The part of an RNA shown here (small-subunit ribosomal RNA, 3' minor domain) has 147 nucleotides and comes from Paractinoplanes bogorensis. The prediction has a mean pLDDT of 84. The organism belongs to Paractinoplanes, within Bacteria. The full RNA is in RNAcentral, with records from ENA and SILVA.
Context: one part of a larger RNA
RNA sequence: CACCGCCCGUCACGUCACGAAAGUCGGCAACACCCGAAGCCCAUGGCCUAACCCGUAAGGGAGGGAGUGGUCGAAGGUGGGGCUGGCGAUUGGGACGAAGUCGUAACAAGGUAGCCGUACCGGAAGGUGCGGCUGGAUCACCUCCUU
Numbered sequence: 001c002a003c004c005g006c007c008c009g010u011c012a013c014g015u016c017a018c019g020a021a022a023g024u025c026g027g028c029a030a031c032a033c034c035c036g037a038a039g040c041c042c043a044u045g046g047c048c049u050a051a052c053c054c055g056u057a058a059g060g061g062a063g064g065g066a067g068u069g070g071u072c073g074a075a076g077g078u079g080g081g082g083c084u085g086g087c088g089a090u091u092g093g094g095a096c097g098a099a100g101u102c103g104u105a106a107c108a109a110g111g112u113a114g115c116c117g118u119a120c121c122g123g124a125a126g127g128u129g130c131g132g133c134u135g136g137a138u139c140a141c142c143u144c145c146u147u
Base pairs, nucleotide, nucleotide: 003110005107008103009102011100013097014096015095016094018092019091020090023087024086025085026084027083028082031079032078033077034076039072041070042069043068044067047065048064049063052061053060054059113134114133115132116131117130118129119128120127121126
């Protein structure tokens, strides 16, 4: 590249990320209960026991130990929740993508001025009603400013 301009939305195609979704598979930290290793501690200790005590001795005592019971206790199990992540038929809009479809809403009074709020309606842009704004063109009048 200047109206043979610009430009809006639906629809179709493609790519990407995001949301919803019956569910499904994990992760994390706790909680309640069950079970409960090692070990510490407590109790017991009829069995064992060189040192100490008594005794010539046998033996007894003291102390210690095995064993047993208990408190605490890791791992494990059961349960209902919490937080968090992956996947998920389908679904919702979004962004982007030279030359797709339908119309033409906006930009010049854009051919019904436009826009804002709201309600209803419509393939879509959108339309209509009500209220509001001028960031509306045109014509007339009034006020003010400049020459």